[in-house]
Context: one part of a larger RNA
Parts: sequence; C1' cells; structure tokens
RNA sequence: CUGGGCGUAAAGCGUGCGUAGGCGGUUGUUUAAGUCAGAUGUGAAAGCCCCGGGCUCAACCUGGGAAUGGCAUUUGAUACUGGGCGACUUGAGUUUGAGAGAGGAGAGUGGAAUUUCCGGUGUAGCGGUGAAAUGCGUAGAUAUCGGAAGGAACACCUGUGGCGAAGGCGGCUCUCUGGCUCAAAACUGACGCUGAGGCACGAAAGCGUGGGUAGCAAACAGGAUUAGAUACCCUGGUAGUCCACGCCGUAAACGAUGUCAACUAGCCGUUGGACCGAUUAAAGGUUUAGUGGCGCAGCUAACGCAUUAAGUUGACCGCCUGGGGAGUACGGCCGCAAGGUUAAAACUC
Repeated sequence: CUGGGCGUAAAGCGUGCGUAGGCGGUUGUUUAAGUCAGAUGUGAAAGCCCCGGGCUCAACCUGGGAAUGGCAUUUGAUACUGGGCGACUUGAGUUUGAGAGAGGAGAGUGGAAUUUCCGGUGUAGCGGUGAAAUGCGUAGAUAUCGGAAGGAACACCUGUGGCGAAGGCGGCUCUCUGGCUCAAAACUGACGCUGAGGCACGAAAGCGUGGGUAGCAAACAGGAUUAGAUACCCUGGUAGUCCACGCCGUAAACGAUGUCAACUAGCCGUUGGACCGAUUAAAGGUUUAGUGGCGCAGCUAACGCAUUAAGUUGACCGCCUGGGGAGUACGGCCGCAAGGUUAAAACUC
C1' cells in the first nucleotide's frame, strides 16, 4: 500500500464554528484536461518467453519473432468526470404570519426551611448511637412564642415532559439576546456536505486577586469501634462550596454509538404545531417536527439494534492493530502552579 474494523472485544476527537482539501442536484451548449481508440517515434544489446539451426545429446552457442507493463508527438471519439458560458428548482437559504420552551446574559424581587442573635414562657436535661461517649445545659440549654440578621437552595407544579452543539439549564418579574417548529405563498438560484490545521465553548475539582460564608464539609481535633482503625459511626471544624474578574481544559465529557443525505413492515404512548372533525369545547383521524416503549425484514460473536439503526448505500473527518512497560520517559507546545497535550523504546509474557 492492499485489506479488516471502531455500542459492550483495541478503536468516534467532550462539543461546535470554520480555512485548505475531498465530495457534490437537474438541464442545454462549448472545450477536450482526465478517459477511450488509431498512427508514428522511442523503449540498446544480452537475458526471460515462442519457433528454428549448430556442437553425437544437454548445458552452451546462434538466427528470427514476441514482449518491453512506459514515455512523447499526432489524428480522432465525447457517454462519464473536470473547465467555460447559459438556464432550472427539488438541495440550501431569505421574506411573511403564527407557536412552544428550566436556551443564554443582566437587574430586581418572594416565601418555606436551617443557623445565629435579642426578648417572653418554662425547668433539668438536651443531643447522639447498635450501645455509648466526646459535645451543649442551672452563667437557664433542649422545647415553645414573638422579633431581627444573614447566606445558600428553590418543595408542590415535575412528566422515559421541555430547551440547548455539547458541558448543561428549574421560585417569580422585567430588560437585552441565540436557536427551533408549523402553515401558506413569494423570492434567491446549488449559494451545498464534510472538514487536516485553526478558533470558540467546555461539569466537578483545583489555582490567582478581591469579596462573602447560613447549611454542608476534604484536611484537622476529639469521642467511639477494633488486636490495631491514620476508616466506616458520633461531636466539632478550616479550605472549598457562593459572587466578580482572570486561569485551568480534564471526566464512565456515555447513547461507552462522528457529521450529513437517501432508501427499507408495522403497533402503542407522549410533547409542540397545522388541518379535518359541527366552527367555538372534546373523543377520534391526517400530517409535520421532536421524544419513549415494542416489533418484521435485515444485521450482530452473542447481548441486542431495528425509520432516533448497530439495516441497505453514498460523501467527508477522526481513531484501532496482542498484554504489560505506559497514556509513562525524553523533547516540543500550553499553564502561575497543579498539570494538560503530543508521544516512544529497552525489557518482559
């Protein structure tokens, strides 16, 4: 290189935007670069192969032919691919009218609960556990009533419900703002798909500076348990968790399933829209965009997947090639650091 693969055996980049590149709808005309055909030249000889000849045969020698996959020039062909010019509307997009939504950012605001503080009532316990103890409490706790402060999170609604590219998003109101869906027309006219590099976003933890700190809680301290107990249980408790700005760039970042498009039985739910249903309200039906359950063909090592494919195909990208060593060392790049990313070999089974 050819070939085989990537849900669970090794293998889909965490996700998107997008550069180069690769690939690209229908139709007319032109060109003739790719493609195909012919001709000419060249492709040394020897060798290989075929047909002959010469040494008694053979090896060997020798004559002729074929072959020399190729290259160049030239003459043609024009279906397909490419280039030029033109047209089209189904791909893609724009406009109009509706619609749903925890999509994002900022500002404001609400109630429940925990905690603390103040005041009232009240008295000896409270708390905690398997049982206890540490701890709190006669300086009046726990309990209960009233008030205040402050931080964080938003019960019910809540739903294999919704939105978002992914990470993720949940009290309420306002402002700004992204995407999506449906319906009917009109418009642009292939404007498309993918995407090496690149850029952006990216849970939690962690880091820097400055705030904040109710609850929870690594570390830490104490009490238990135990042979021991650097744990599990209990009482405390600091970073952190929260906010602003700046880093980090990783996760079982999972559907362990890349993106886009086409095609291939059905049945049952559910969310948003449109239409029919008698028009307003329902059941029901049709259709469309999601989201689930089952199931045929087919696929699969099996499990299972099955119009949301792991089926049948096409386009493009990424990745895999026995286990360990190792996602490590070295070097590069990035980072304040922690570390991240790229990524071997010896050796060994």

Model confidence (mean pLDDT): 90 of 100. The part of an RNA shown here (small-subunit ribosomal RNA, central domain) has 349 nucleotides and comes from a microbial mat metagenome. The RNAcentral record of the full RNA draws on SILVA. Its Rfam family is "Bacterial small subunit ribosomal RNA".